Context: one part of a larger RNA
Molecule: small-subunit ribosomal RNA, 5' domain
Organism: unidentified marine bacterioplankton
């Protein structure tokens, strides 16, 4: 000196960009944050004379593994960089070959039954792109190479969009290995599915991934093992480099959703607003039983030195459906709040010596404050007040918002504080006080003439800030 998710005093006009719970990975009202498709399907309802059209719960189909949060785990199964073989990939792209015949049920609905609720459950009915069987197979899988085995769906406005094999492709992801990757030896020894090997199992997929048996083996002072801390990088601060210290927000990976555990489902989860089981809370109950999870945005309470609105729109961006029209999106876009940073601007400008009063000093002559001030001329930036008004938006659609901008008018008007002033270190006298009362970063001041406390004048810095405090270099 420089920084910084900062925070505290005392001050505070404006814009613009950015930034906002580092603490309790604590609990959490409330309302939202993930749906959609009638051009798959049957039904009920309303409106219509009817066609039809709308809404409504249900079956199906796609997505709810994205996005969006946190950083508790985690010293390796992360995460960084370079290879690598034994892998799968919905939607999309390309080329290719199909789309036949039948079939049994089922929610909803209907009539019952039970429950305080959340739901349950018996009888019938019914559909489909829901489910099943037969055919067929160019590729495709299995093979003893002779053979086996395996698929599909419609729909309609007759343009189309779909379904099923296969191949390639692009994407995304799964699997191994090389190196790197905090501290501690007042942790020296760790280890038995442990290290191989043969055979199975198993997985999309290699592999002690898991069993059986053999064999005794890995690893380790070039740090194992065990504490302890700790998400990892791009990158950030600092630095003349080299270092060192951080990993906020932006950006990629990973990890994790009230603790543990486990699978369903799917192309993808062992899944934040899905399911099962346990444990703690909570909170409903007719005491028999159930409901719940904000580390999603807002917001609450408590921790704290400390961190913001229970907005507005789906205008753009961009995600999910959908053929679409269009839903749906607290992603995103933007408003609030906050000087928290950074950057820009303003509080006027010029002329003005009777160097006015008045404060302070004083050697009582003067000095200074101080061209400041007052007057006089002038100008309106921001601001107020009136008037016009974009572009972001392709035809149509603007939350932002009557914003930016721009034109006009009034009036010097509404806008200046903070520390310090013994030395370090820029910036000095009076008065008060007397080792009191206080200062203080250090050295140190204060015991009656304190430039060092307190006030006053006056000066020095900085300036919508300025100090202090912590922490990094």
């Nucleotide at each position: 000196g420089a920084a910084c998710g900062u925070a505290c005093g005392c001050u505070g006009g404006c814009g613009g960009c950015a930034c906002g719970c580092u603490u309790a990975a604590c609990a959490c009202a409330u309302g939202c944050a993930a749906g959609u498709c009638g051009a798959a399907c049957g039904c009920a309802g309303u409106a219509g004379c009817a066609a039809u059209a709308c809404u409504g719960a249900g079956u199906g189909g796609c997505a709810g593994a994205c996005g969006g949060g946190u950083g508790a785990g985690u010293a390796u199964a992360a995460u960084g960089u370079g290879g690598g073989a034994a892998u799968c990939u919905g939607c999309c792209u390309u080329u290719u070959g199909g789309u036949u015949c039948g079939g049994a049920a089922u929610a909803a609905c209907u009539c019952g039954g039970g429950g305080a609720a959340a739901c349950c459950u018996g009888a019938g009915c019914u559909a489909a792109u829901a489910c099943c069987g037969g055919a067929u197979a160019a590729g495709c899988c299995c093979u003893u190479a002779c053979g086996g085995g395996g698929a599909a769906a419609g729909a309609u406005u007759u343009a189309u969009c779909g379904c099923c094999g296969a191949a390639a492709g692009a994407u995304g992801a799964g699997c191994c290995c090389g190196c790197a990757c905090u501290u501690g030896a007042u942790u020296a020894g760790c280890u038995u599915g442990u290290u191989g090997g043969u055979g199975a199992g198993g997985u999309a997929a290699a592999a002690g991934c898991u069993c059986a048996c053999c064999a005794a083996g890995g690893c380790g002072a070039c740090a194992a093992u065990c504490a302890a801390u700790a998400g990892c990088u791009g990158u950030u601060c600092u630095u003349a480099g080299a270092g060192g210290a951080a990993g906020a927000c932006c950006a990629g990976c990973c990890a994790c959703a009230u603790u543990g555990g486990g699978a369903c489902u799917g192309a993808g989860a062992c899944a934040c607003g899905g399911c099962c089981c346990a444990g703690a809370c909570u909170c409903c109950u007719a005491c028999g039983g159930g409901a719940g999870g904000c580390a999603g945005c807002a917001g609450u309470g408590g921790g704290g030195a400390a961190c913001c609105u229970u907005g507005c729109a789906c205008a753009a961006u961009g995600g999910g459906g959908g053929a679409a029209a269009c839903c749906c999106u607290g992603a995103u876009g933007c408003a609030g709040c906050g000087a928290u940073g950074c950057c820009g601007c303003g509080u006027g400008a010029g002329u003005g010596a009777a160097g006015a009063a008045g404060g302070c000093c004083u050697u009582u002559g003067g000095g200074u404050u101080g061209u400041a001030a007052a007057a006089c001329u002038c100008u309106u930036u921001c601001g107020u007040c009136g008037g016009g008004g974009a572009a972001g938006a392709a035809a149509a659609u603007g939350a932002c918002u009557g914003u930016a901008c721009c034109c006009g008018a009034a009036u010097a008007a509404g806008a200046a504080g903070g520390u310090c002033c013994g030395g370090c270190u820029a910036a000095c006298u009076u008065c008060g006080u007397g080792c009191c009362a206080g200062c203080a970063g250090c050295c140190g001041c204060g015991g009656u003439a304190a430039u060092a406390c307190g006030a006053a004048g006056g000066g020095a810095c900085c300036u919508a800030g300025c100090g202090u405090a912590g922490u990094u270099c």